[in-house]
Context: one part of a larger RNA
RNA sequence: UGACGGGGGUCCGCACAAGCGGUGGAGCAUGUGGUUUAAUUCGAUGAUACGCGAGGAACCUUACCUGGGCUAGAAUGUGAGCGCAAAGGCCAGAGAUGGCCUGUUCUUCGGACGUGAAACAAGGUGCUGCAUGGCUGUCGUCAGCUCGUGCCGUGAGGUGUUGGGUUAAGUCCCGCAACGAGCGCAACCCCUACUGUUAGUUGCCAUCAGGUUAAGCUGGGGACUCUAACAGGACUGCCUACGCAAGUAGAGAGGAAGGUGGGGACGACGUCAAGUCAUCAUGGCCCUUACGCCCAGGGCUACACACGUGCUACAAUGGCGUAUACAGAGGGUAGCUACCUGGUAACAGGAUGCCAAUCUCACAAAGUACGUCUCAGUUCGGAUUGGGGUCUGCAACUCGACCCCAUGAAGUUGGAAUCGCUAGUAAUCGCGUAUCAGCAAUGACGCGGUGAAUACGUUCCCGGACCUUGUACA
Repeated sequence: UGACGGGGGUCCGCACAAGCGGUGGAGCAUGUGGUUUAAUUCGAUGAUACGCGAGGAACCUUACCUGGGCUAGAAUGUGAGCGCAAAGGCCAGAGAUGGCCUGUUCUUCGGACGUGAAACAAGGUGCUGCAUGGCUGUCGUCAGCUCGUGCCGUGAGGUGUUGGGUUAAGUCCCGCAACGAGCGCAACCCCUACUGUUAGUUGCCAUCAGGUUAAGCUGGGGACUCUAACAGGACUGCCUACGCAAGUAGAGAGGAAGGUGGGGACGACGUCAAGUCAUCAUGGCCCUUACGCCCAGGGCUACACACGUGCUACAAUGGCGUAUACAGAGGGUAGCUACCUGGUAACAGGAUGCCAAUCUCACAAAGUACGUCUCAGUUCGGAUUGGGGUCUGCAACUCGACCCCAUGAAGUUGGAAUCGCUAGUAAUCGCGUAUCAGCAAUGACGCGGUGAAUACGUUCCCGGACCUUGUACA
């Protein structure tokens, strides 16, 4: 100087407390451990692994296994030589591949194009993340981490950065052997909440006219909503109280918004030899008729069990039936499809519009109205299984999703323990997108609808910040 303390002081955080809803019990989905296996590819492992890499494992992917093949190799460049090649068909084969047949281009005559010996450059998801770059997690959006000059100290180092206040903040003020500065904080950026200006189509419809069973449907209009560019607006600016000041308090004013308005992006010096050599790049090592490459089939989907994360429930604040209202944000031409017909349905056959503020996915659902069920393993719950179908795709056996009929398991609110959340939040309800032929999505990421309770307080648990103290620690 740090680190640590079941030392002290001050302070903060959904850290506790106060509340609301969960997990832990059941069934299923998914990941992991273990076990099994020819293989169940590899990585991630307290917090910071475990719906994680994977934002799509039937083949492919694919790295694994079994078997069949290749050896300058699957790809690319240079390339002597050749003139074809491409394409099509047949045969053998699981295919890779091998054999046979048909076939014979353009030309500015340079070549294009194809093939192609030798040779040079291959290739490796093999090892090392403890050789590395890059990227990332975490402490932590915590308020810290440092430097120049000066001063103090023999020196390590100190001071500044401590103190008194204040703040979300090393934020600001006052004081001070310090005076300044940098990286962080904040602000500058984006979205959202209010207003104005400009603009008016594909959006809108108040007034006028036409028109319809109905409908901005038509003429028309720019008022309104909205769209999307610019500008304004919030600064403790004003008032009162306290204070030297910074600032604090106010159910004060004005205002759409009040003291950082709400949210996002943004992550200092560093820590964990944290993670990643399997995104990529790369040093070293290793393989080179194989640890490289091609192909078929299988596996990654196994199953006594254990754990994590979720979904659905156990019901009446509910289930079922009929009717009916209101979103936002996205996607669409190898696509989204109105509408019609068939089918109980998944869907199929036609057909139309749209490269989309125009057409479409697309009925939002909780809600509301009426009816029914009356507390039961039930009209709760839907696992499992049988049968029949639809779709995608060369192909649904291992191993897809969906529809219909039948079946109708566990489960009556969950031990010890444990998690999330402070407001448009929790809870609850649907909708969309990426990936994608299809889909194991209950996941991830977004979007809106309805919409709470509680916080006395900081004694205690956990984590952190500053000062101080002790130390057999560095």
The part of an RNA shown here (small-subunit ribosomal RNA, 3' major domain) has 474 nucleotides and comes from an uncultured prokaryote. The full RNA is in RNAcentral, with records from ENA.